[in-house]
RNA sequence: UUCUUAUCAAGAAAGACAGAGGGAUCAGGCCCAAUGAAGUCUUGGCAACCUCCAUGAAAGAGGAAAGGUGCCAAAUCCUAUUCUUUGCGUAAGCAGAGAAAGAGAUAAGCA
Repeated sequence: UUCUUAUCAAGAAAGACAGAGGGAUCAGGCCCAAUGAAGUCUUGGCAACCUCCAUGAAAGAGGAAAGGUGCCAAAUCCUAUUCUUUGCGUAAGCAGAGAAAGAGAUAAGCA
């Protein structure tokens, strides 16, 4: 890095350095940011994928948080592609809801 599987509406703070951007991507929105963005470091925390304990035929439910990650604005911030559907409207259209797919993030595994 490709592929496979699972999850993604919950949760989680400060300080120092730094000095203008950031929220994945093309696009449209909207939001955060000199009352300090991104990034680096220290401490703290959240969570429970691997790990550990124990149960079970298995799938799984349960417990711990020492270790390996991860994360600590907003639903993966919202939309985007397809389908189903609701309300308003003569219609065009406007405003919602749901499912699937795609893309992304994280973990584990084979290569």